Notes: The prediction has a mean pLDDT of 76. This is a predicted complex of two RNAs, RNase P RNA and transfer RNA, with 456 nucleotides together.

RNA sequence: GGGGCAGAACGCGAUGAUCGCGUGCCGGGGCAACCCGGCGCGAGGAAAGUCCGAGCUCCACAGGGCAGACCGCCAGGUAACACCUGGGCGCCGCAAGGCGACGGACAGGGCAACAGAAAGCAAACCGCCGAUGACCAGAGGGCGCGAGCCCGACGGCACAGGCAAGGGUGAAACGGUGGGGUAAGAGCCCACCGCCCCCGGUGUAAACCGUGGGGGCACGGUAACCCCCGGUCGGAGCAAGGCCAAAUAAGCGGCGAGGUGCGGCCCGCACCGUUCGAGCCGUGGGUAGGCUGCUUGAGGCGUCCGGCGACGGCCGUCCCAGAUAGAUGAUCAUCCGCGUCAGCGAUGACGUGAACAGAACUCGGCUUACGGUUCCGCCCCACCG
RNA sequence: UGGCCCGUCGUCUAAGGGCAAGACACCGGUCUUUGGAACCGGCGAUGGUGGUUCGAAUCCACCCGGGCCAA
Numbered sequence: 001g002g003g004g005c006a007g008a009a010c011g012c013g014a015u016g017a018u019c020g021c022g023u024g025c026c027g028g029g030g031c032a033a034c035c036c037g038g039c040g041c042g043a044g045g046a047a048a049g050u051c052c053g054a055g056c057u058c059c060a061c062a063g064g065g066c067a068g069a070c071c072g073c074c075a076g077g078u079a080a081c082a083c084c085u086g087g088g089c090g091c092c093g094c095a096a097g098g099c100g101a102c103g104g105a106c107a108g109g110g111c112a113a114c115a116g117a118a119a120g121c122a123a124a125c126c127g128c129c130g131a132u133g134a135c136c137a138g139a140g141g142g143c144g145c146g147a148g149c150c151c152g153a154c155g156g157c158a159c160a161g162g163c164a165a166g167g168g169u170g171a172a173a174c175g176g177u178g179g180g181g182u183a184a185g186a187g188c189c190c191a192c193c194g195c196c197c198c199c200g201g202u203g204u205a206a207a208c209c210g211u212g213g214g215g216g217c218a219c220g221g222u223a224a225c226c227c228c229c230g231g232u233c234g235g236a237g238c239a240a241g242g243c244c245a246a247a248u249a250a251g252c253g254g255c256g257a258g259g260u261g262c263g264g265c266c267c268g269c270a271c272c273g274u275u276c277g278a279g280c281c282g283u284g285g286g287u288a289g290g291c292u293g294c295u296u297g298a299g300g301c302g303u304c305c306g307g308c309g310a311c312g313g314c315c316g317u318c319c320c321a322g323a324u325a326g327a328u329g330a331u332c333a334u335c336c337g338c339g340u341c342a343g344c345g346a347u348g349a350c351g352u353g354a355a356c357a358g359a360a361c362u363c364g365g366c367u368u369a370c371g372g373u374u375c376c377g378c379c380c381c382a383c384c385g
Numbered sequence: 386u387g388g389c390c391c392g393u394c395g396u397c398u399a400a401g402g403g404c405a406a407g408a409c410a411c412c413g414g415u416c417u418u419u420g421g422a423a424c425c426g427g428c429g430a431u432g433g434u435g436g437u438u439c440g441a442a443u444c445c446a447c448c449c450g451g452g453c454c455a456a
Base pairs, nucleotide, nucleotide: 001381002380003379004378005377007375008374009373010372013335014334015333016332017331018330019329021042022041023040024039025038026037027036028035029034044356048367049366051365052364053363054362055361056237057236058235059234063267064266065265066264068233069232070231071230072229073087074086075085076084077083088102089100090099091098092097103228104227108226109225110222111221125167126166127163128162129161130159132158133157135156136155140151141150142149143148175193176192177191178190179189180188194217195215196214197213198212199210200209201208202207241292242291243290244289251283252282253281254280255279258272259271260270261269299318300317301316302315304313305312306311336353337352338351339350340349341348342347386455387454388453389452390451391450392449395409396408397407398406403439411427412426413425414424415423432448433447434446435445436444
């Protein structure tokens, strides 16, 4: 100098003035609605998606069973979690580092198109080997005066059978390399590597290590297919819920023996109903206002202590939006940052202050969107000393 | 604000791990004087990005779009 990795902070630049909006408190006015003045506060890191986990509230909570949903290496953190931290293992990267739904496929069932001989207690298309054969062919040899007869290596063909080394198919074909062995071969045997089980050691554990012992290897994939194992789970959501005011009426038509508690289902229990009709559907005619929940909370900031860390503890300090069709904006001045132009320069003129996005009961996370600025640490390459 | 569901040719539906099928519409041709009908042929799709798997419309995650319900 170039390239990269990881983390943190910020997110309309600061101050002031004027006007405007919402809201809390205080003071004043008003019967009241409300108005005036003063002081204070007033969007986000994601307020978003509503994907997890909770608080809070109501409903259900006599019991049992089935079904269902979710989680899944180990340890820790936490109110809790599918989150976070640390560690293990696997994969990617030269590295810093990143990613991982990471229990079980000897409990069982299912699936694997096409290709291929064979796709799951393996199998044999080409190939290799080969007993046998009355087949083909026949180097050569023997006998005979001769026609001819006999023997017959190598080979071809047929065909019991053996093999799984090589070829070929596939996403996947039942350990790898070398040697021995064999008719040809093969963990058939041996050495090394790999794998499985046991033992010993280290570690809280996952797991790792061993010149240790045993086994020729029997154990392919898929559980984001069913399933098994271990664990968690009652349901609904601030339009929850509470209070005030008003309404849900009467009537008419139809269905009707079951209905409700019970909100996945069954058993079971309780209540209402089958004459006077529970309940449901339609019609009819109505209300759709206010207060509360509502913001002080597992809260923010700072020093110190414990811990590798997530985080925890002590003390001090601060109060930091509560609208309801939904408030947070605009203008000006000075300074600051950035850009363009002019100028040797000091400086001046003009422009600009951005992206994603807008609280609605509240927290902790995850995920997604986002123009840019600043800071800290680390890795790789090149060059110079 | 909260809860739930769905996305396949232009439209309506199939395929529920193994070559995305059909109907209507559209385009071209045959027939006809022409048009229609009929017959033959063609065009055309899994909302997007990742993951699991040998293989994804299908299973999973996150986005995008649409719809329904709740005083």

Rfam match: Bacterial RNase P class A. From the family's description: Ribonuclease P (RNase P) is a ubiquitous endoribonuclease, found in archaea, bacteria and eukarya as well as chloroplasts and mitochondria. It is annotated as a ribozyme.